[in-house]
The RNA shown here (Bacterial RNase P class A) has 363 nucleotides and comes from a marine sediment metagenome. Rfam family: Bacterial RNase P class A. The family's RNA type in Rfam is ribozyme. The model forms 92% of the base pairs in the Rfam consensus.

RNA sequence: GAGUCGGCCAGGCAGCCGCUGCAUACGAGGCGACUCGUGUGCAGAGGAAAGUCCGGGCUCCAUAGGACAGAGUGCCAGGUAACGCCUGGGGGGUGCGAGCCCACGGAAAGUGCAGCAGAGAAUAGACCGCCAACCCCGCAGGUUUCGGCCCGCGGGCGGUAAGGGUGAAACGGUGCGGUAAGAGCGCACCGCGCCAUGUGGUAACACGCGGCGGCUAGGUAAACCCCACUCGGAGCAAGGCCAAAUAGGGAUCCUACGGUGUCGUCCGCACCGGAUCCGGGUAGGCUGCUAGAGGCGUUCGGCGACGAAUGUCCCAGAUGAAUGGCUGCUCAAGACAGAACCCGGCUUAUCGGCCGACUCGUU
Numbered sequence: 001g002a003g004u005c006g007g008c009c010a011g012g013c014a015g016c017c018g019c020u021g022c023a024u025a026c027g028a029g030g031c032g033a034c035u036c037g038u039g040u041g042c043a044g045a046g047g048a049a050a051g052u053c054c055g056g057g058c059u060c061c062a063u064a065g066g067a068c069a070g071a072g073u074g075c076c077a078g079g080u081a082a083c084g085c086c087u088g089g090g091g092g093g094u095g096c097g098a099g100c101c102c103a104c105g106g107a108a109a110g111u112g113c114a115g116c117a118g119a120g121a122a123u124a125g126a127c128c129g130c131c132a133a134c135c136c137c138g139c140a141g142g143u144u145u146c147g148g149c150c151c152g153c154g155g156g157c158g159g160u161a162a163g164g165g166u167g168a169a170a171c172g173g174u175g176c177g178g179u180a181a182g183a184g185c186g187c188a189c190c191g192c193g194c195c196a197u198g199u200g201g202u203a204a205c206a207c208g209c210g211g212c213g214g215c216u217a218g219g220u221a222a223a224c225c226c227c228a229c230u231c232g233g234a235g236c237a238a239g240g241c242c243a244a245a246u247a248g249g250g251a252u253c254c255u256a257c258g259g260u261g262u263c264g265u266c267c268g269c270a271c272c273g274g275a276u277c278c279g280g281g282u283a284g285g286c287u288g289c290u291a292g293a294g295g296c297g298u299u300c301g302g303c304g305a306c307g308a309a310u311g312u313c314c315c316a317g318a319u320g321a322a323u324g325g326c327u328g329c330u331c332a333a334g335a336c337a338g339a340a341c342c343c344g345g346c347u348u349a350u351c352g353g354c355c356g357a358c359u360c361g362u363u
Stems, first nucleotide, its partner, number of pairs: 001360009011330007019044011046336001050347002053345005058235004070231005075089005090104001091102004105226002110224002112220002127164002129160003135156005141150003172190006191215001192213004197208004239287004249278006258272005294313008331334001
């Protein structure tokens, strides 16, 4: 000088005026519980309070069991209340490196898909190239016992997949043999697959040994699908309690023995009226509500995530919804942004700065 990882802070100070909660003093009201007013003291947003993407606590629903469907997850071990999170490890990729990234089960169960380029993209293919073999044609030469034969050149029918070329990917690699030229065509080694087995490791896996197979097995599963595992639903507007007015409901009693209906009459019954009581429930109020898988310190265990013991602290709780406004000083000139039942994560947004560990380069 360039960079990597981890942790932390999130303008500061003062004055004045406000807002919310709690405590308290005085005053007023009330039998009381308590309420209201004024004053004083204390406390009053975040690292993401956000997105609502995962996981849980808590609450209600008993049609919550089994199966199907659907959704999610997907190397191993551990941590945790739980997780799709975190830690450690394995494997793969990437960077000189510190490090970083990975949905990392199955493609020899089946189906599907593959733009452009290219001859050919899956039981593939021949554009250039290569081919003194075989077959056919033409031409030149040699030879002849005139049937042919030899040799050369060109072409055809063919062979080939080494080399070139295309592509993200072209149906193992290197060498020797082999051949007309070539090719796992044959062989050796490497690689690969299957089977058996040894050592290390809790495991993922790593390193070996032996046999079989010339290789049959290309890619894609955040394509369908298959396999394994997980998932009941709704959410604080959950839920619980108190409870006006008006209307309606139930029970008991009362009554002119009233009215109406029951074909005319009587009895009986139902409804209409009044009083008392009861229950559901609306407005409204209270609760749930913030002491919690809580913060900080120390010791111990663990590589670590984390756990155990112990000490200490109390740290918003609003509900038309508080956490603000003005002024002054100061500095490095202030970003993203605001609780709404509560926690653990992930992701996204974010001015500027501090600390620690480490890497590379130059001197």